[in-house]
Context: one part of a larger RNA
RNA sequence: GGACGAACGCUGGCGGCGUGCUUAACACAUGCAAGUCGAACGGAAAGGCCCGCUUGCGGGUACUCGAGUGGCGAACGGGUGAGUAACACGUGGGCAACCUGCCCUCAGCUCUGGGAUAACUCCGGGAAACCGGUGCUAAUCCUGGAUAUCAACUUUGCCUCGCAUGGGGUGUUGUUGAAAGUUUUUCGGCUGGGGAUGGGCCCGCGGCCUAUCAGCUUGUUGGUGGGGUGAUGGCCUACCAAGGCGACGACGGGUAGCCGGCCUGAGAGGGCGACCGGCCACACUGGGACUGAGAUACGGCCCAGACUCCUACGGGAGGCAGCAGUGGGGAAUCUUGCGCAAUGGCCUAACGGCUGACGCAGCGACGCCGCGUGUGGGAUGAAGCUCUUCGGAGUGUAAACCACUGUUGCCCGGGACGAAUAGCUCGAUUAAUCGAGCCUGACGGUACCGGGUGAGGAAGCACCGGCUAACUCCGUGCCAGCAGCCGCGGUAAUACGGGGGGUGCGAGCGUUGUCC
Numbered sequence: 001g002g003a004c005g006a007a008c009g010c011u012g013g014c015g016g017c018g019u020g021c022u023u024a025a026c027a028c029a030u031g032c033a034a035g036u037c038g039a040a041c042g043g044a045a046a047g048g049c050c051c052g053c054u055u056g057c058g059g060g061u062a063c064u065c066g067a068g069u070g071g072c073g074a075a076c077g078g079g080u081g082a083g084u085a086a087c088a089c090g091u092g093g094g095c096a097a098c099c100u101g102c103c104c105u106c107a108g109c110u111c112u113g114g115g116a117u118a119a120c121u122c123c124g125g126g127a128a129a130c131c132g133g134u135g136c137u138a139a140u141c142c143u144g145g146a147u148a149u150c151a152a153c154u155u156u157g158c159c160u161c162g163c164a165u166g167g168g169g170u171g172u173u174g175u176u177g178a179a180a181g182u183u184u185u186u187c188g189g190c191u192g193g194g195g196a197u198g199g200g201c202c203c204g205c206g207g208c209c210u211a212u213c214a215g216c217u218u219g220u221u222g223g224u225g226g227g228g229u230g231a232u233g234g235c236c237u238a239c240c241a242a243g244g245c246g247a248c249g250a251c252g253g254g255u256a257g258c259c260g261g262c263c264u265g266a267g268a269g270g271g272c273g274a275c276c277g278g279c280c281a282c283a284c285u286g287g288g289a290c291u292g293a294g295a296u297a298c299g300g301c302c303c304a305g306a307c308u309c310c311u312a313c314g315g316g317a318g319g320c321a322g323c324a325g326u327g328g329g330g331a332a333u334c335u336u337g338c339g340c341a342a343u344g345g346c347c348u349a350a351c352g353g354c355u356g357a358c359g360c361a362g363c364g365a366c367g368c369c370g371c372g373u374g375u376g377g378g379a380u381g382a383a384g385c386u387c388u389u390c391g392g393a394g395u396g397u398a399a400a401c402c403a404c405u406g407u408u409g410c411c412c413g414g415g416a417c418g419a420a421u422a423g424c425u426c427g428a429u430u431a432a433u434c435g436a437g438c439c440u441g442a443c444g445g446u447a448c449c450g451g452g453u454g455a456g457g458a459a460g461c462a463c464c465g466g467c468u469a470a471c472u473c474c475g476u477g478c479c480a481g482c483a484g485c486c487g488c489g490g491u492a493a494u495a496c497g498g499g500g501g502g503u504g505c506g507a508g509c510g511u512u513g514u515c516c
Base pairs, nucleotide, nucleotide: 001516002515003514004513006512007511008510009509010508013371014370015369016368017367018366019364020363021329026327027326028325030324031323032322035072036071037070040069041068043065044064047063048061049060050059051058052057053056079282080281081280089206090205091204092203093202094201095200098199099198103195104194105193106192107191108190109189110188111145112144113143114142115141120135122133123132124131125130150177151176152175153174156171157170158169159168160167161166181187208254209253210252215245216244217243220242221241222240223239224238225237226236227235257279258278259277260276261272262271263270264269284305285304286303287302288301307318308317309316310315335361337360338359339358343357344355345354346353347352374404375403376402377401384395385394386393387392408457409453410452411451412450413449414448418443423438424437425436426435427434428433460505461504462503463502464501465486466485467484471500472499473498474497475496481488482487
């Protein structure tokens, strides 16, 4: 000098864009953050409509829909950095050792029976959470059979390729294995091949400190058989062998999420990993599996523990490292806001619903950038103040005064883009698609534009001994104090405190901390 997720002191007019718990992965009141589908199903708690009428009750309808069965989603999105020195990450490869719901594409199919159960009814237990029993019922729920383009396993040929185990193609024998409806179209279901996307596993290389850690290891290293997995493998197990790693630093200890990048530097290098993006790990602490295409699952389940809450004392409930917000810790870090209008996500045939993702607004000079606090004229030069050699000098064109301007502020009027390639209607068209009209904005009556008003509302901070740009007076008297280093202060202090003046930066200026 530069930089910062900064803090502190003094000061503070506006806007745009960013950014904001670095500490206690401390504990959390309250609200919201993941639902959706009636075009899968039985149905009707509520509203609407219709009918009857005892005027608040009964019946119907299914516009609609609570609860329930079923499906898809809930494994994404969002948070945090505790743990981890590891194939966790980065980079380059391998899988002839693998999986992949939804989506695209190709081929074929969607036949025929059966059953249960929630809701509901009735009964019972409990303070509650909730639970048990009886009876009825539906389905895209569960299930038997048929069929099999085909797939899996199996018997046995042929062709072909390669990278060691081996891979691919095509026959053949046997066994096993499908399906779901709704409907006007449509949308679906099943089997198999391919693709796309996402993942899993393995390997080479790379990136911290410590030798005041020198030896480490028994599933340890390898083999065989078996188990397990979607899949290779000591991943697991039985037996066999005695290996494997290490000064090219094993093992141990400390520290730490990794990277794209960010800061600095001429570079080499050094430091860092906040925001944004990729990967990983975690979800009160520890353990476990279930469901599922996918989790060993933040707002799922079970067990144990600590903590908090409710209780009728028998027993129950909870998990903000989601968005706000509270307490606490701390030098220190925000609103219990608006909206789904846009973008994106989930569900749905669609309309639409949900979405603290997201879009916006709020707070903070925390940062960067931009703008303003006026412009021109105006005296041998007012007053005041300071200094003085008492002549004068400085503040100083500074002010007053004159002329003007109108950024911004304030007032008035107009007023968006973001939104139509979405949606609805109509027309053309089988559809796809195309055209026209209508409708939809949180931000926001905001930005922006025009008019009016009036210099009117808007400057401070640090420094002035040398380094280092800027000097005098008074006070003080090794006191009070200053200080980054050298050093100032003990009676004329340009170094302390105040005044005047000056220098530097300017809505900031200084100080502290950290890095280069």
This is a predicted structure of a 516-nucleotide part of an RNA (small-subunit ribosomal RNA, 5' domain) from an uncultured Gemmatimonadota bacterium. Its Rfam family is "Bacterial small subunit ribosomal RNA".